[in-house]
């Protein structure tokens, strides 16, 4: 230096152009003498950052930043 992957909720990941989810976690609430376990409920996201395609982008392009890899 040059290539290639990965960046989405506290964690772990789907989501291959049209409502941003799911499993654990946490919270309230029902059960219980109290705890677990179990049921209900609701919440919780600058989609790594800019730019561009596009009627419409997490998703397609591009350049940047962070990790991980493979070549030298």
């Nucleotide at each position: 230096g040059g290539g290639g992957a990965u960046a989405u909720a506290g964690c772990u990941c789907a989501g291959a152009g049209g409502c941003a989810g799911a499993g654990c976690a946490g919270u309230g609430u029902c059960u219980u003498u109290g705890c677990a376990c179990g049921g209900c409920a609701a919440a919780u996201g600058u989609c790594a950052g800019u730019g561009g395609u596009u009627c419409g982008a997490a998703u397609c392009c591009a350049c940047u930043u962070a990790u991980c890899u493979c070549c030298a």
Molecule: transfer RNA
Organism: Nitzschia sp. NIES-3576